[in-house]
Context: one part of a larger RNA
RNA sequence: GGCAUGCGAUGGAUGCCUUGGUACUAGGAGGCGAUGAAGGACGUGAUAAUCUGCGAGAAGCCUCGGGGAGCUGAUAAAUAAGCAUUGAUCCGGGGAUAUCCGAAUGGGGAAACCCACUUCUUAAUAGAAGUAUCUUAUGCUGAAUCAAUAGGCAUAUGAAGCCAACCCAGGGAACUGAAACAUCUAAGUACCUGGAGGAAGAGAAAUCAAAAGAGAUUCCCUCAGUAGUGGCGAGCGAACGGGGAAUAGGCCAAACCUUAAGUGGCAACACUUAGGGGGUUGUAGGACUGAAACGUGGACUGAAUUUAAUUAGGUGAAGCUUCUGGAAAGCUGCGCAAUACAAGGUGAUAGCCCUGUAGCCGAAAGUUAAAUUCUACCUAUCAGUAUCCUGAGUAGCACGGGGCACGUGAAACCCUGUGUGAAUCUGGGAGGACCAUCUUCCAAGCCUAAAUACUACCUAGUGACCGAUAGUGAACAAGUACCGUGAGGGAAAGGCGAAAAGAACCCCGUUGAGGGGAGUGAAAUAGAUCCUGAAAUCGCAUGUCU
Numbered sequence: 001g002g003c004a005u006g007c008g009a010u011g012g013a014u015g016c017c018u019u020g021g022u023a024c025u026a027g028g029a030g031g032c033g034a035u036g037a038a039g040g041a042c043g044u045g046a047u048a049a050u051c052u053g054c055g056a057g058a059a060g061c062c063u064c065g066g067g068g069a070g071c072u073g074a075u076a077a078a079u080a081a082g083c084a085u086u087g088a089u090c091c092g093g094g095g096a097u098a099u100c101c102g103a104a105u106g107g108g109g110a111a112a113c114c115c116a117c118u119u120c121u122u123a124a125u126a127g128a129a130g131u132a133u134c135u136u137a138u139g140c141u142g143a144a145u146c147a148a149u150a151g152g153c154a155u156a157u158g159a160a161g162c163c164a165a166c167c168c169a170g171g172g173a174a175c176u177g178a179a180a181c182a183u184c185u186a187a188g189u190a191c192c193u194g195g196a197g198g199a200a201g202a203g204a205a206a207u208c209a210a211a212a213g214a215g216a217u218u219c220c221c222u223c224a225g226u227a228g229u230g231g232c233g234a235g236c237g238a239a240c241g242g243g244g245a246a247u248a249g250g251c252c253a254a255a256c257c258u259u260a261a262g263u264g265g266c267a268a269c270a271c272u273u274a275g276g277g278g279g280u281u282g283u284a285g286g287a288c289u290g291a292a293a294c295g296u297g298g299a300c301u302g303a304a305u306u307u308a309a310u311u312a313g314g315u316g317a318a319g320c321u322u323c324u325g326g327a328a329a330g331c332u333g334c335g336c337a338a339u340a341c342a343a344g345g346u347g348a349u350a351g352c353c354c355u356g357u358a359g360c361c362g363a364a365a366g367u368u369a370a371a372u373u374c375u376a377c378c379u380a381u382c383a384g385u386a387u388c389c390u391g392a393g394u395a396g397c398a399c400g401g402g403g404c405a406c407g408u409g410a411a412a413c414c415c416u417g418u419g420u421g422a423a424u425c426u427g428g429g430a431g432g433a434c435c436a437u438c439u440u441c442c443a444a445g446c447c448u449a450a451a452u453a454c455u456a457c458c459u460a461g462u463g464a465c466c467g468a469u470a471g472u473g474a475a476c477a478a479g480u481a482c483c484g485u486g487a488g489g490g491a492a493a494g495g496c497g498a499a500a501a502g503a504a505c506c507c508c509g510u511u512g513a514g515g516g517g518a519g520u521g522a523a524a525u526a527g528a529u530c531c532u533g534a535a536a537u538c539g540c541a542u543g544u545c546u
Stems, first nucleotide, its partner, number of pairs: 001545009015531001016495002020466002022463007029455002031162002039101003042055003046079001049075003061095006070083003106115003116131005133159002136156006166197001167195005177184001181231001207214002218245005228236002249447003252391001256277009282425001284390004288384004297378002302374010313361003319334002323330001335352002343355003396420008406432001427442005482489002502530001505517004
């Protein structure tokens, strides 16, 4: 020095565990904010720090309920000082207080700071309230410039800012694919901006269909990767029809009648503006003329009552024992309950030990929903057909674009920038160029629940999801430490034991570190670098070989 065996050291794999994650399900909620939000800064304890709570009334105050014996949050124990059956701590409803910054709003500003003015109040220091901008409305003023207007001032009202996804609208890429690339694709995606709601948007046919008919919209399955479209490449990709979910229809404008004001006019009257009635459709309807009717329903404004849910809770069955063991829930023997054998805990594996679970019960106060009653609002017919009305810079057309599955094509249909420009029910649009016939519908005004999308948040639960290099980046003082001028990037780090019983006392040592005894414990090779404790690596001992 090699090899082998044994015992250790180091190391932290593996096993077991779970406070944390993750994906969903059901229900709720779907907003907060000038009554100052979200988010912070600084304070606040008998307390040095961090977290949590709270705000100079500061781990809290008042009140109404619940609850019933201890309590003064956590890391984090101890001490001090206190509170509590005259009901504390704790839990829930309502209220008070709520520094400074932040939309931040008196002015300024390098956020958490600086500097004011007005009024009220106080003996005084102090204190209270107000003072941003814009919108809309009203009033008072008021230039150039006579009238007026602009402007100014005051009062009232609203807005602003934040927020995970979902939604609508205005803008709108490129990588990429086409095996290059330009039309095309990616994609109306990402991203930017604006706006809203608990959903949004759409929506009651100028729709489809095809000789038969359907009857608003939305969503799902299908039709169908079909018909088409396409450097007919890559690709893109319907509709009709059928089956389901959910269902709901309404209101104006106009004609006509009328009120008020103004203008014109001697007046009758006409016109304009504002209001009331009327009226709302395609089998055309309505006005108008004549006749008749006062009820039914509604998508519900407000109030009351009742019920239910929710925001604290209450009650809640049934077991003892032998043995082993540190410990019984294991085993043995004999029982019991069950509308309760979900789950968790307890010194090993507990229906009957504890918390619970099934079932039953419960709210002073707040919130929500439903029902009933009253109430606000809306709500109808028949006949006649001379006249009137039925959405105009609209429909259509031309040019240029965009959207439709449809790339200009035979290109209808929808939207529109520029130009042009109808008809009025004997009217008008559509049926994929266009024309005729036929069919069907009534544009140029508005509203509309449900079925659908999403989940930052709350409650309850589930998993052939993870189990500490996994699962969130984060099971731990994690968006922390740390890095970066900054935008931003971004970790590592869990486990003694049933219980600290966390090793009194003695010895070595520097009043060390560390160790040896002693003691605790079932165990200390469970001793705080603490469960298990693999491998690499290192050491000691023994054997053997050279």
Overview: A computed fold for a 546-nucleotide part of an RNA from a bacterium, annotated as large-subunit ribosomal RNA, domain I. Its Rfam family is "Bacterial large subunit ribosomal RNA". Rfam links the family to the GO terms ribosome and structural constituent of ribosome. Model confidence (mean pLDDT): 85 of 100. The RNAcentral record of the full RNA draws on ENA.